[in-house]
RNA sequence: UGAGUUCUUCGGGGCAGGGUGCAAUUCCCUACCGGCGGUAAAAGUCCGCGACCCACGCAAGUGGCUGACUUGGUGUGAUUCCAAGACCGACAGUAUAGUCUGGAUGGUAGAAGACACAA
Numbered sequence: 001u002g003a004g005u006u007c008u009u010c011g012g013g014g015c016a017g018g019g020u021g022c023a024a025u026u027c028c029c030u031a032c033c034g035g036c037g038g039u040a041a042a043a044g045u046c047c048g049c050g051a052c053c054c055a056c057g058c059a060a061g062u063g064g065c066u067g068a069c070u071u072g073g074u075g076u077g078a079u080u081c082c083a084a085g086a087c088c089g090a091c092a093g094u095a096u097a098g099u100c101u102g103g104a105u106g107g108u109a110g111a112a113g114a115c116a117c118a119a
Base pairs, nucleotide, nucleotide: 001118002117006114007113008112009111010110017029018028019027031099032098033089034088035049036048037047038046044087045086053064054063055062056061069085070084071083072082073081091102092101093100
């Protein structure tokens, strides 16, 4: 340095304050949060992946589904930076939940490392 195997570790954040009400972190005002890889330059909203959900399967797994951004500026280059204004967020429970509780001390995209191998 290379491709591959096995193993180890890591691997998701967030309603402060107020209103109504018998009851709401669920409604209303407001607040807050942003997994992983990629990209001519740093991304919740671009491209893809994972999670959730659905179908099939004894299982391993396979297939499907899968949210949301514009304008201006700088620049060789940015839907990624700067400015401004927007938007989005599985399922079950419960007064209607991106933020509470639960499946989950789970699973996973992947990240780092170790061992052995080859050059």

RNAcentral holds the sequence, with entries from Ribocentre. The RNA shown here (FMN riboswitch aptamer (RFN element)) has 119 nucleotides and comes from Holdemanella biformis. Of the family's consensus pairs, 100% are formed in the model. The coordinates come from a structure-prediction model, not an experiment, and the mean pLDDT is 83. NCBI's taxonomy places the organism under Bacteria, Bacillati, Bacillota, Erysipelotrichales, Holdemanella.